This is a predicted structure of a 1457-nucleotide RNA (small-subunit ribosomal RNA) from an uncultured bacterium.
[in-house]
RNA sequence: GGAUGAACGCUAGCGGCAGGCUUAAUACAUGCAAGUCGUGGGGCAGCAGGUUUGUAGCAAUACAGAUGCUGGCGACCGGCAAACGGGUGCGUAACACGUACGCAACUUACCCUUUACUGGAGGAUAGCCCAGGGAAACUUGGAUUAAUACUCCAUAUUAUAUAGAGAAGGCAUCUUCUUUAUAUCAAAGCUUCGGCGGUAAAGGAUGGGCGUGCGGUUGAUUAGAUAGUUGGCGGGGUAACGGCCCACCAAGUCUGCGAUCAAUAGCUGAUGUGAGAGCAUGAUCAGCCACACGGGCACUGAGACACGGGCCCGACUCCUACGGGAGGCAGCAGUAAGGAAUAUUGGGCAAUGGACGCAAGUCUGACCCAGCCAUGCCGCGUGAAGGAUGACGGUCCUCUGGAUUGUAAACUUCUUUUAUCUGGGGCGAAAACCACCCUUUCUAGGGUGCUUGACAGUACCAGAUGAAUAAGCACCGGCUAACUCCGUGCCAGCAGCCGCGGUAAUACGGAGGGUGCAAGCGUUAUCCGGAUUCACUGGGUUUAAAGGGUGCGUAGGCGGGCAGGUAAGUCAGUGGUGAAAUCCCCGAGCUUAACUCGGGAACUGCCGUUGAUACUAUCUGUCUUGAAUAUCGUGGAGGUAAGCGGAAUAUGUCAUGUAGCGGUGAAAUGCUUAGAUAUGACAUAGAACACCAAUUGCGAAGGCAGCUUGCUACACGGUUAUUGACGCUGAGGGCACGAAAAGCGUGGGGGAUCAAACAGGAUUAGAUACCCUGGGUAGUCCACGCCCUAAACGAUGAUUACUCGACAUCAGCGAUACACUGUUGGUGUCUAAGCUAAAGCAUUAGGUAAUCCACCUGGGAAGUACGAUCGCAAGAUUGAAACUCAAAGGAAUUGGCGGGGGUCCGCACAAGCGGUGGAGCAUGUGGUUUAAUUCGAUGAUACGCGAGGAACCUUACCAGGGCUAGAAUGUCAGAUGCCCGGCGGUGAAAGCCGUUUUUAUAGCAAUAUACAUCUGAUAAGGUGCUGCAUGGCUGUCGUCAGCUCGUGCCGUGAGGUGUUGGGUUAAGUCCCGCAACGAGCGCAACCCCUAUCACUAGUUGCCAUCAGGUAAUGCUGGGAACUCUAGUGAAACUGCCGUCGCAAGACGUGAGGAAGGAGGGGAUGAUGUCAAGUCAUCAUGGCCUUUAUGCCCUGGGCUACACACGUGCUACAAUGGUUACUACAAAGGGUCGCAACACAGCAAUGUGAAGCCAAUCUCAAAAAAGUAAUCUCAGUUCAGAUUGGAGUCUGCAACUCGACUCCAUGAAGCUGGAAUCGCUAGUAAUCGUAUAUCAGCAAUGAUACGGUGAAUACGUUCCCGGACCUUGCACACACCGCCCGUCAAGCCAUGGAAGCUGGGUGUACCUAAAGUCGAUAACCGCAAGGAGUCGCCUAGGGUAAAACUAGUGACUGGGGC
Repeated sequence: GGAUGAACGCUAGCGGCAGGCUUAAUACAUGCAAGUCGUGGGGCAGCAGGUUUGUAGCAAUACAGAUGCUGGCGACCGGCAAACGGGUGCGUAACACGUACGCAACUUACCCUUUACUGGAGGAUAGCCCAGGGAAACUUGGAUUAAUACUCCAUAUUAUAUAGAGAAGGCAUCUUCUUUAUAUCAAAGCUUCGGCGGUAAAGGAUGGGCGUGCGGUUGAUUAGAUAGUUGGCGGGGUAACGGCCCACCAAGUCUGCGAUCAAUAGCUGAUGUGAGAGCAUGAUCAGCCACACGGGCACUGAGACACGGGCCCGACUCCUACGGGAGGCAGCAGUAAGGAAUAUUGGGCAAUGGACGCAAGUCUGACCCAGCCAUGCCGCGUGAAGGAUGACGGUCCUCUGGAUUGUAAACUUCUUUUAUCUGGGGCGAAAACCACCCUUUCUAGGGUGCUUGACAGUACCAGAUGAAUAAGCACCGGCUAACUCCGUGCCAGCAGCCGCGGUAAUACGGAGGGUGCAAGCGUUAUCCGGAUUCACUGGGUUUAAAGGGUGCGUAGGCGGGCAGGUAAGUCAGUGGUGAAAUCCCCGAGCUUAACUCGGGAACUGCCGUUGAUACUAUCUGUCUUGAAUAUCGUGGAGGUAAGCGGAAUAUGUCAUGUAGCGGUGAAAUGCUUAGAUAUGACAUAGAACACCAAUUGCGAAGGCAGCUUGCUACACGGUUAUUGACGCUGAGGGCACGAAAAGCGUGGGGGAUCAAACAGGAUUAGAUACCCUGGGUAGUCCACGCCCUAAACGAUGAUUACUCGACAUCAGCGAUACACUGUUGGUGUCUAAGCUAAAGCAUUAGGUAAUCCACCUGGGAAGUACGAUCGCAAGAUUGAAACUCAAAGGAAUUGGCGGGGGUCCGCACAAGCGGUGGAGCAUGUGGUUUAAUUCGAUGAUACGCGAGGAACCUUACCAGGGCUAGAAUGUCAGAUGCCCGGCGGUGAAAGCCGUUUUUAUAGCAAUAUACAUCUGAUAAGGUGCUGCAUGGCUGUCGUCAGCUCGUGCCGUGAGGUGUUGGGUUAAGUCCCGCAACGAGCGCAACCCCUAUCACUAGUUGCCAUCAGGUAAUGCUGGGAACUCUAGUGAAACUGCCGUCGCAAGACGUGAGGAAGGAGGGGAUGAUGUCAAGUCAUCAUGGCCUUUAUGCCCUGGGCUACACACGUGCUACAAUGGUUACUACAAAGGGUCGCAACACAGCAAUGUGAAGCCAAUCUCAAAAAAGUAAUCUCAGUUCAGAUUGGAGUCUGCAACUCGACUCCAUGAAGCUGGAAUCGCUAGUAAUCGUAUAUCAGCAAUGAUACGGUGAAUACGUUCCCGGACCUUGCACACACCGCCCGUCAAGCCAUGGAAGCUGGGUGUACCUAAAGUCGAUAACCGCAAGGAGUCGCCUAGGGUAAAACUAGUGACUGGGGC
């Protein structure tokens, strides 16, 4: 995608055609579904008529009785039908079905044709009548009666039987024809006289019976089955053959080409799907079969073992007077039940068909119609044209507006299918019958007229009205056509697969819009397709699932050259059949279509027949190349048996000799002064065979190694002979090996070494392990017998042929042969074509072909369970399912990772210096506490961080008091004339209330404008949330050297190449090479500071020379040299030299130079990583809030304090402290400021005050250093915490909670455990100075500045981090990965299990109804015969022991999630 007898959900206008219990072959109330014939019969219950009698009446007529007289006819006898038609699919794996044949082994009522006959006789019986029994169903007895009912006699053959004769034919028994004799069997009548029947026989037609070949399900975890079984002879039985049945005889018959058993199932034409081959199905329609409550049985009949017949048994239901009876919807309706689910207790015999009948006709739930149901198929409609202010409304957005719904609507014009109303109105009908006519020997046929419609108030046609009566369903993440908003927030939910949902969901729910189909649309279920995913067409097996461990060999399959015969396969022609319907084509009929009809084709099949003979087959003959044999050589760890040998080891004895030996990462156990180890000699024992030795050789595989010999097998080569296809493969069947290892058995043998178990010592958290022991048993070895498995591997079955090459090697042969070469057979490496998913394979194929075998079909469960076979056992072989997952797997790619490898780098280690970790304090964090201790930052990459400065403010937090267009700004409207300022009340303040004063410009004024305030309206505000919605900024890897692109090339592809390699560099820096060639972002350079010099300039800076002056000072004149300032330039490039190197480059106590190989420092941070940090700098989407999460104020808090951590400061002292004196900087700041100087104060500071908006004045004193003195190793003249007192300054305000000064006090601390940090030169260390912020300051912080100024680096093994190449990987949120097993909890299916409970089948025995058959003296009958009895068989019932199968079961085993 297609399909369905479908069901369910939502929805629903009409018509046509079809279909409609798939489940309980469950149970059935009620009605109907098989009758008909009076032209077979006796008759007359009921109906109608007639006749007759009587009564009433004038009569017509009415009533009553009698009468089968007539039409007809209940029940009955008789005939035919009832065996058809209709239903269902239980059973059945079968000659049941399909197909094709056969019957020389049969039958067929009614029908057709032909021939002959239809004579006579008899006795009953139902009905009716009478009398009974019974509740009923029904039934008993008596009397009488008919027939086309029954019986007998006669006649009769082409019938039947027996016995012959002849002829012909075939298929074995035989068949057919002709003929003779004997015997036996017939009949029915009715009639309107037209006819309809009856009997015998033959033929036909139709229907049936029987037999056979072939065909179509599953299971071997069903391998043997079978005693009437297989056959024969003889009987019986049947329509007929036959073990169909019986007696006897024989021992057969079926089976691996699947018997038997089990499970399932009606079969077919066909239907669905598919390109086909197939696969699935077997509703409707049609053919066959089977069944009729379950089972058995026969009767009748032409036909049944009988759906609406019978008998019996059983189950069930009903009636009953309890004694007995009745019943069978799987016919049509209908009911109950079951179920997801399937219709009316309808009309009619008008048509078609059937039964009966001479016929009229009767019957017919067959059938024809109607009803219900969108169950399906088909058709039609729900309007058409115009219509833009693109209306309103809805939805969305970038929201003064736009987009979309949308020509959609409104509106105008038109049409009327359908629905509604009115009117008309078919076809289906042909007839039969009857009447008339014509043809005809008979039979029959034709024409005209008459009659018959359930459907049907129908179809159809016409008219009327009026857009009037008529649209839904599913979907919109991808597959898959169709997108937005809102809600929700891993919730609710969706889901076919992948998957969606954790606050911006095109995936959930709603809406708008869209897409698809449309009176339907979706969902579910099932089948086919896609699926070449069981592969015939049309697959595979080195590594994805899959080659048997190996050989021999049976069946089977396949098989060399030539010639001939046959014609089974094969091919061709032809004949028969292949039912109809269906499918296909053409045509026709319903307005079309579906549907129906006509014709054709087809039905790919089966059977017969006639040919062909290439191939296969078969038979015959022949050939030599396949195969084998002979012969001559060669080769080898091939096998087996026996013998022999030396080295080593162990043990024993003796000797030499002395203190350890042994073992390990390090040790210990162990051995040893009773003399070990070591060394020597001798002896004993068992096992294994160093070197040779190899990529070697041999063998079928497993495997095989000292030497010699015997026996034996094999392979190869050479030569010529022989046979003549003798060959290949090889099962689920057979045999053998399986000498890998391990294991088992024997009252086995042997036992040196090694060594499971066991023991000891170590290791370890533990160590039932790895390591050690001069501990050690089985075993290892031999013999015999088992076991039969391995990653038994080349993960590659055997055989044959073909397909480029190169090299190596083993064994031969040829050429005089050591080279070289040719050739045969092995063993290997590389490679071409080709193949492969790739890796790779490649004459030893995984290439190209052929034959045969084995095996595979997602992962797990599981090589498990059960069963079976084998085994002494261990176990092996064979070998599932439930359940569960959406993967498991292969090869390769890119990364990442590795207690993998290689190369390299970094204060990474090492070498050094100084710290941290211990103390006190400062500061930050955690924690705790709190009304609040605001928030953020949290490994490296948070923690003196945001904060470069929290007393108020800041401030975001808490408590309380207030405001609500609000603290700020804009716009509009209105009001006021303000505002500012002053005063008063209340209050903690904010605020609230009140009061006072009273604008400007233009204009005469009204008024307008400006400004300000107030009121109203409109845009507020938020340090509220989300850094995982974001921008921007930042940290880190990392100033590491990397990250990419274009084109080309390689690869199926992911990707690779370039970027790898060889060198070199700080560097992917550069050079060389190269299927790559180029390019970009990074590196480097360009920029700034600094180191040298030159030039220019010369104040506020400088002062060499000249002059002046001072107590002194560039103080002054002057100078422009120097320093300096600040602008422009120069200079460094491995440029030069030498060595090495192809080059790039490296090296040198090289030169020169202020500086040398990047001179030193800064700024500069690739692609990316960490959902890193920040919504509290700022900006911003979304959400939340609006008398509060906004705003104002007072006070408090951010400063708390048992504790823990980070970062620092000060120290612990003599390289020091204290006191005094004397030097030398740089870079900054300064007017709300820096402040010289003077005075006061011990001091912080205060009071005056010059100068300076700064190279001018000032902060400002630099400190370490130096000189001198003192202290003398102490908790000190070290250290300074803490505390008390007194002050200063800032500021509205120092209580919580500031800094500083002075006096006093004088804690811990004597160099710091494990561990850990920084630094490679003007660096570390050490010393001070300045600034930002700032009223002040908690600054010991941060950022800058200069002074003094070291030590060390052998080197890259190791730790950490990083870069490149390579390798392994089951990792890819990438090793902080992945992942295994037990245990614990829950759920699920399953195995075992003492048992328990069912089910179907078979066997044995007992019993046995109905019934057929058989037997039969007693009873009945003259007889025929019957009753009864007996026998065989048997449904059913019972008993017994087994097997099979299902359920369940305490407990138990593993398995899955």
Its mean pLDDT, the model's own confidence on a scale to 100, is 82.